[in-house]
Molecule: c-di-GMP-I riboswitch aptamer
Organism: soil metagenome
RNA sequence: GACAAAGGCAAACCCGUCGAAAGGCGGGGACGCAAAGCUACGAGGCUAUCGCUCGCUGCGCACCGAUGCGCCGGGCCAUGCCAGUCGGGCUGCCGAA
Repeated sequence: GACAAAGGCAAACCCGUCGAAAGGCGGGGACGCAAAGCUACGAGGCUAUCGCUCGCUGCGCACCGAUGCGCCGGGCCAUGCCAGUCGGGCUGCCGAA
């Protein structure tokens, strides 16, 4: 970064599969990409299993009482995920202006 050449990758969607999910992998398929190659270092975004917390003006059970336990609903949370969100790091084809 070329109305060049040789190529490369593969969005959405569909099928299968792994996963709690986000999402990953394989096949099909091309929206696009000059790094849409690799890398989770920074920012940002996604999910919320586990965990914490709130709710009896929710439900059930236990209970002399205070209340407790389970469920359900809400909030928070990454150790999970996104490299085709941006930046950084490493590597790479061609060689016109």